[in-house]
Formats: sequence, structure tokens, C1' cells
RNA sequence: GGCGAGGUAGCUCAAUGGCAGAGCAGGGGACUCAUAAGCCCUUGGUUGUUGGUUCGAAUCCAAUCCUCGCCA
Repeated sequence: GGCGAGGUAGCUCAAUGGCAGAGCAGGGGACUCAUAAGCCCUUGGUUGUUGGUUCGAAUCCAAUCCUCGCCA
């Protein structure tokens, strides 16, 4: 440099045009003599960035940045 995959919550990942979610982590509660586990509630988002298409974009298109793999 070319090709492919990927970037969404602190971490790991869903959502493939129609209200952005789950598990873990964090906070609170209840329980217990106390702690942990388990239970209940809950905070947390510039969907890498910019622009475009559309009534509507995480999703489609273009450019660009970053990560990984293959080739050279």
C1' cells in the first nucleotide's frame, strides 16, 4: 500500500431503517450479630469523526481516524 472484519454504557456484547438495550461492574435498599453470595431498585450513551440519502439512520452511501487479520 491492497483486501476483509470491527469501533455502541467503565468492561464484554446485542439491536441490520421506526422509543438505544442486556450481562458484569458502580450506587442504593432489604436480609444477617457481621461479611460474602443470592434478592429488589437504580445511575451511566457525541452509537469513532464529518458530511449525505430518508418523514425517520447505530443501521444505507461517501470521506476520514483507530484496532485486528490476510496479502504484498
This is a predicted structure of a 72-nucleotide RNA (transfer RNA) from a Thermoflexales bacterium.
It matches the Rfam family "tRNA". Rfam's curators write: Transfer RNA (tRNA) molecules are approximately 80 nucleotides in length.
The organism belongs to Thermoflexales, within Bacteria.